[in-house]
RNA sequence: UUGGGGGCAGCUCAAUUGGAAGAGCGCCGGAUUGUGGCUCCGGAGGCUGCCGGUUCGAACCCGGUCCCUCAAC
Numbered sequence: 001u002u003g004g005g006g007g008c009a010g011c012u013c014a015a016u017u018g019g020a021a022g023a024g025c026g027c028c029g030g031a032u033u034g035u036g037g038c039u040c041c042g043g044a045g046g047c048u049g050c051c052g053g054u055u056c057g058a059a060c061c062c063g064g065u066c067c068c069u070c071a072a073c
Stems, first nucleotide, its partner, number of pairs: 001072007010025004019056001027043005049065005
């Protein structure tokens, strides 16, 4: 430099290919327990890397850009 894959909650990852975002672990509160842990219930936490475009509507489509990773030169 070129091509492929990836970027979503604190962490690891979903979202059936456009109808508006969820799970597990973690965190907070409660129940249980002599206390803690385990278990159960509830809750908080996201401008979906960034900018722009298409659309009634974008995590998803298009353009640009940044970062991580793999391969080739």
The prediction has a mean pLDDT of 80.
Transfer RNA from an uncultured Eubacteriales bacterium, 73 nucleotides, folded computationally.
Rfam family: tRNA.